A computed fold for an 83-nucleotide RNA from an uncultured Bacilli bacterium, annotated as transfer RNA.
Model confidence (mean pLDDT): 81 of 100.
Rfam family: tRNA. It is annotated as a transfer RNA. Rfam's curators write: Transfer RNA (tRNA) molecules are approximately 80 nucleotides in length.
[in-house]
RNA sequence: GCCCGAGUGGUGGAAUGGUAGACGCGAUGGACUCAAAAUCCAUUGGUAGCAAUACCGUGUCGGUUCAAGUCCGACCUCGGGCA
Numbered sequence: 001g002c003c004c005g006a007g008u009g010g011u012g013g014a015a016u017g018g019u020a021g022a023c024g025c026g027a028u029g030g031a032c033u034c035a036a037a038a039u040c041c042a043u044u045g046g047u048a049g050c051a052a053u054a055c056c057g058u059g060u061c062g063g064u065u066c067a068a069g070u071c072c073g074a075c076c077u078c079g080g081g082c083a
Base pairs, nucleotide, nucleotide: 001082002081003080004079005078006077007076010025011024012023018066026044027043028042029041030040031039045056046055047054048053059075060074061073062072063071
């Protein structure tokens, strides 16, 4: 230099172009216990706000589309291959 694959909350990872983050792990609060462990229940992306709520959010920047995590282009990072 060329080719292929991957990039989604704290983490593993799911998601047919149509409610983004299912389901786990972890964390926090609670139940249980003398106390813990295990188990069970609830909550758990970010920003602003007392709150209700609003806005933003799938590596980055663009494009297509009524609608993009998903399709297209360029770039960045990681992994693999060829030279």